Model confidence (mean pLDDT): 77 of 100. This is a predicted structure of a 372-nucleotide RNA (Bacterial RNase P class A) from a Bacteroidota bacterium. The source organism's lineage runs through Bacteria, Pseudomonadati and Bacteroidota. Its Rfam family is "Bacterial RNase P class A". Rfam classes the family as a ribozyme.

RNA sequence: ACAGGGGACUGCUCCAUCGCCUGUGGCUCCGGCCACGGGAGGAAAGUCCGGACAGCACAGGGCAUCCUGCUUCCUAACGGGAAGGGCGCUUGCCACGGCAGGCGUACAGCACGUGCAACAGAAAGCAAACCGCCCCGGCUUGCCGGGGUAAGGGUGAAAGGGUGGGGUAAGAGCCCACCGGUUCCGAUGGUGACAUCGGAAGCCAGGUAAACCUCAGGAGCUGAAAGACCAAAUACACCGGCGCCCGAGGGCGGCCCGUCCGAUGCCGGAGGGUAGGUCGAUCGAGGUACGGAGUGAUCCGUAUCCCAGAUAAAUGAUGGAGACCUCCUGCCCGGGAGGCGACAGAAUCCGGCUUACAGGUCCCCUGUCCUC
Repeated sequence: ACAGGGGACUGCUCCAUCGCCUGUGGCUCCGGCCACGGGAGGAAAGUCCGGACAGCACAGGGCAUCCUGCUUCCUAACGGGAAGGGCGCUUGCCACGGCAGGCGUACAGCACGUGCAACAGAAAGCAAACCGCCCCGGCUUGCCGGGGUAAGGGUGAAAGGGUGGGGUAAGAGCCCACCGGUUCCGAUGGUGACAUCGGAAGCCAGGUAAACCUCAGGAGCUGAAAGACCAAAUACACCGGCGCCCGAGGGCGGCCCGUCCGAUGCCGGAGGGUAGGUCGAUCGAGGUACGGAGUGAUCCGUAUCCCAGAUAAAUGAUGGAGACCUCCUGCCCGGGAGGCGACAGAAUCCGGCUUACAGGUCCCCUGUCCUC
């Protein structure tokens, strides 16, 4: 420098004319008018998590169900984020054992129990004897039967740790040395997960828990069409059941306990009226700038700003210029022509995650080439 892959940020600006919605103030002939401001995203999408807020009068215990799962920190909280650790994969350097980097991680437990794993293989975990090796017996000298074995061979992705020695009828951690793994103890370092070193025990029994399960921690429900208030109208009517000394009936997610409401009551059925308006509704876990602390996520301080609020749902169109992009002009400066494009529209609000994306900027990894 080029190519490929991954990640983060950004994703138009100004002027003029006309049009739409809205805030504040004023005026009004109540139709509106004037002035000064504002008006759709990084994902507004998905509705997957967490909350704020509102209602269930206010709460509790248990079962069931669901969620999370290495350590420390951040946050209102999260199944989120930051930094580390373990494990796995991979690159470079050095040269056989280390150093440095990048990527992934649904990383509590399989020696609690129950399951699952095609084919091959004797056998796939309370697991094993196909070939082979050794011993005994029979006998037709090459076979049969019985016993032992898991060192050698075979099957397989995986078959009861590895190398060497002793021992044995032949073998085997049967015993021993060294190595590896597991468990436990100690020292050092670290907030910690852990790391390094030393020691003891022959302890040596695969995989899988995004399989059931076990352990630890956590979870009340519904959801802005939540809810609150005002006005108007109708039928102070009808039917059924249970009840009013107490507890019918109902509420509290699914169930149980428990608790609460409850007597001119409650539940159910059929029917009638209204469906108009105001609030919720945008000042916040808020934005921006600067400074400070921290590896970082983030936090603290100072200053400054108010940045949509529609209700069938507004936030636009045209023209010009700039920025940006494409092409041409041999290259640079410059000039000319064309383009304005992606994914995509707020609806109670906020913090995350996931998905989509023309163009632009930056970072990391891998490979090739060139130069030093």